This is a predicted structure of a 681-nucleotide part of an RNA (large-subunit ribosomal RNA, domain II) from a soil metagenome.

Context: one part of a larger RNA
């Protein structure tokens, strides 16, 4: 994992409640018990209870009423009758109550120390090698001792190291040779050592050189039975078709928050449907203080100036008055501009209410539910960073529970809501070079960057290029180039080591000769000298500067596959701004045929998850009819046929004894799921 089997809303109570079916009715009804008949059970007796026919009050009590009250008033419950019994079903209750699953807890039940801690009895084992305490002797020394030397001697939780015992550091093993091993290295190895046998402590109890270790591969409480189907607001799993309707993912409270109650939202069924009520358009009247506006209309806050209190600074020999002030500044003027908690204003919507039209719903009772994590994505907002696929609200769409088309690919975004057929036709949103179904369409510009070809950028920068405005200056010759000038008072003056147009500083920087020339534009020079500009004249012969505004485009522009526009490729097959014709293109819509559902017709309607309604198939097995079979039942295993489906039916082989049609009625009644059980492969 896949096959076969088995696997989950069942059953009891004279227990509540609803629905539909029957009986009988102001009633209804029997329980138990007793007769009867062969069971099972049925049929008769019996009327005890039981429900209901009256109710109020805390009671006495009263009663169509009572109660509270001084009350005859107000006021609360009540009263103009249906019920009951049994069958079926949908829900709850109490029970294990749809199945499995729990770590635990409990037991005056019981089992373990054959493993392992600790200990108590009794035994047994440590190759060999070092190392040389005490003590002893001898010699030496002493007043005598101490004390020195050498022999001797053989202590030790002593050293080395096998056996044994342990387990340091690698490796290898990890479905292992092993549920802790192997190899190599490594500690201790006469000691608190190692080990055989036999025995002792038991579960909140032992043991424990202590690690919560260990107590039979099991230990923060062993294991086995038992209470026991604990409890699980908590995962999973819950089995045939087919029809109708179709949610929630809010609100409030909650030892509440991933659970619940009750309120929304959803089915089904009845009431009542002239009217009201409901929903949209339209129309009229309403109340509001948002969006925008506005602020010399206030409250705050603010730009710039005038004016001016009052501070700051300053002058005059101090002080005082006086004065000045490119400081700060109230309040007043002017000018600009700001605000959820400002408002002199002030919308659209949306609310409220009439009215009309139009639609077809809306609103009460009662059976059942599910939901009570949402999400995205548009507009308005708070919180954040005007960050998030953040997050918290309101207001729509979708998704959720929605397929079909198009966005290469994609819950949500465009376009469209799939009862069924169909090799018919029209279009949406996209699109029509090729993949890839339709235009290599038509017209008029811009783009030259492969910008573009749905899918990132900005400050800045540029004689990209195109439009449009607005100004100089030009046939008295402009622009550019070319050719010749560019001068004199003078090296202006001060400064300076020098300063001569050109280091700096002063000067309204002046004059002269001119067709023009600065007391100089830029380079040089130590200063000077050269070179050049302005400026003029010649020469050419038609435009030529400056500004400012828009259009597409450039540059800024760094990331990992040739790595991307979905590709190929395009200079139009791109994009922008404009015009038009055509066609493709969906499960939209048309057409033709068919089903179902709601209505009396017309007519409308059939996307769906949790849920609700209804109508069915098949499975075993009992009745009662009335059947089939050895001329071959049930089962297998093929083929055809055939209902919208669960399914049905025929008929070949195989099988070899039992089977099933109708009409019922009863359930151990459908399997893919549950890390489901067992078997098999």
């Nucleotide at each position: 994992g896949c096959c076969u089997a088995c696997g989950a809303g069942u059953u009891a109570c004279u227990c509540c409640u609803c629905a539909c079916u029957g009986g009988c009715a102001a009633g209804g009804u029997u329980a138990a018990g007793g007769a009867u008949c062969a069971a099972a059970g049925a049929u008769c007796c019996c009327g005890a209870g039981c429900c209901g026919c009256a109710g109020c009050g805390a009671a006495a009590g009263c009663a169509a009423g009572u109660c509270c009250g001084a009350a005859u008033a107000g006021g609360g419950c009540g009263a103009a009758u249906a019920g009951u019994c049994a069958g079926u079903g949908g829900g709850g209750g109490u029970a294990g109550a749809c199945g499995c699953g729990a770590a635990a807890c409990c037991u005056u039940a019981g089992u373990g120390a054959u493993c392992u801690a600790c200990c108590g009895a009794u035994g047994a084992c440590c190759a060999g090698g070092a190392u040389g305490a005490a003590g002893u002797u001898a010699a030496g020394g002493u007043a005598a001792a101490a004390c020195u030397u050498a022999a001797u001697g053989g202590a030790g939780g002593u050293c080395c190291g096998a056996a044994c015992u342990a387990a340091u550091u690698g490796g290898c093993g990890u479905u292992g040779a092993a549920a802790a091993g192997c190899c190599a290295c490594u500690g201790g190895a006469u000691g608190a050592g190692u080990u055989g046998u036999c025995g002792g402590u038991a579960g909140g109890g032992g043991u424990g050189a202590a690690a919560g270790g260990c107590u039979a591969a099991u230990c923060a409480a062993a294991c086995u039975g038992g209470g026991a189907g604990a409890u699980a607001g908590c995962u999973c799993g819950u089995a045939c078709u087919c029809c109708c309707c179709g949610a929630a993912a809010u609100g409030u409270u909650u030892u509440u928050a991933g659970g619940a109650a009750c309120a929304g939202c959803c089915u089904c069924g009845g009431a009542a449907a002239a009217a009201a009520c409901g929903u949209g358009u339209u129309a009229u009247a309403g109340a509001g203080g948002u969006a925008g506006a506005g602020c010399u209309a206030c409250c705050g806050a603010u730009u710039g100036g005038g004016c001016u209190a009052g501070g700051g600074g300053g002058a005059u020999u101090c002080a005082a008055c006086u004065c000045c002030u490119a400081c700060c500044a109230a309040a007043c003027c002017c000018u600009g501009a700001c605000g959820a908690a400002c408002u002199c204003c002030g919308a659209a919507u949306g609310c409220u209410a009439u009215a009309a039209c139009a639609c077809a719903a809306a609103u009460c009772c009662g059976g059942g539910a599910g939901u009570g994590a949402g999400g995205c994505u548009g507009u308005g907002g708070g919180c954040g960073c005007u960050a998030a696929g953040g997050u918290c609200c309101a207001u729509g769409g979708c998704c959720a529970a929605a397929a079909g088309g198009g966005a290469a690919a994609c819950a949500a975004c465009c376009c469209a809501g799939a009862c069924c057929a169909u090799c018919a036709g029209c279009u949406a949103a996209g699109g029509u070079c090729c993949c890839u179904a339709a235009a290599u369409c038509c017209a008029u510009g811009c783009u030259a960057a492969g910008u573009u070809g749905a899918u990132c950028a900005a400050a800045c920068g540029a004689u990209g290029u195109u439009u449009c405005a607005u100004u100089g200056c030009u046939a008295a010759g402009a622009c550019a180039g070319c050719u010749a000038g560019g001068a004199u008072g003078u090296u202006g003056g001060c400064u300076u080591g020098g300063a001569a147009g050109c280091a700096g500083c002063c000067a309204c920087u002046c004059a002269u000769u001119u067709a023009a020339a600065g007391a100089g534009u830029g380079c040089g020079u130590a200063a000077c000298a050269g070179c050049u500009c302005a400026c003029u004249a010649g020469u050419c012969g038609a435009g030529u500067g400056a500004u400012g505004a828009g259009g597409c485009g450039c540059g800024g522009a760094a990331a990992a596959u040739a790595a991307u526009c979905g590709g190929g490729c395009a200079u139009c097959a791109a994009g922008c701004a404009u015009g038009g014709u055509a066609c493709c293109g969906a499960a939209g819509c048309u057409a033709u045929g068919g089903g179902c559902c709601c209505g009396c017709a017309a007519g409308g309607g059939c996307g769906g998850u949790a849920g609700g309604g209804g109508a069915g198939c098949a499975u075993u097995c009992u009745u009662g009819c009335a059947g089939c079979a050895u001329u071959g039942a049930a089962g297998g295993u093929g083929c055809g046929c055939u209902a919208u489906g669960a399914g049905g039916c025929g008929u070949g082989c195989u099988g070899g004894a039992g089977c099933a049609g109708c009409a019922a009625g009863a359930a151990a009644a459908g399997c893919a799921g549950a890390u489901g059980u067992a078997g098999g492969c």

The RNAcentral record of the full RNA draws on MGnify.